A computed fold for a 65-nucleotide RNA from a Deltaproteobacteria bacterium, annotated as Fluoride riboswitch aptamer (crcB RNA motif). The model forms 100% of the base pairs in the Rfam consensus. Model confidence (mean pLDDT): 76 of 100.

RNA sequence: AUACCAACAGGUGAUGGAGUUCACCUGAAAUAACCGCAAUCAUUGCUGAUAACUCCUGCAGAAAA
Numbered sequence: 001a002u003a004c005c006a007a008c009a010g011g012u013g014a015u016g017g018a019g020u021u022c023a024c025c026u027g028a029a030a031u032a033a034c035c036g037c038a039a040u041c042a043u044u045g046c047u048g049a050u051a052a053c054u055c056c057u058g059c060a061g062a063a064a065a
Base pairs, nucleotide, nucleotide: 008027009026010025011024012023013022016056017055018054019053020052021051036046037045038044039043
């Protein structure tokens, strides 16, 4: 000096917010991580407010007052 690893910091994980955990990218800001699936494929169809768990909010359905 370089590379790797660890720690730390920031960002991200297909529709909102919070806590915890996990994963990924980066090392000072974006040319990165990320930006769903299927098919007869430029058109059509399908699932989900989570990466996972829990709570709240919104939507949908049912029941009761």

It was read from a public genome assembly, where an Rfam model found it.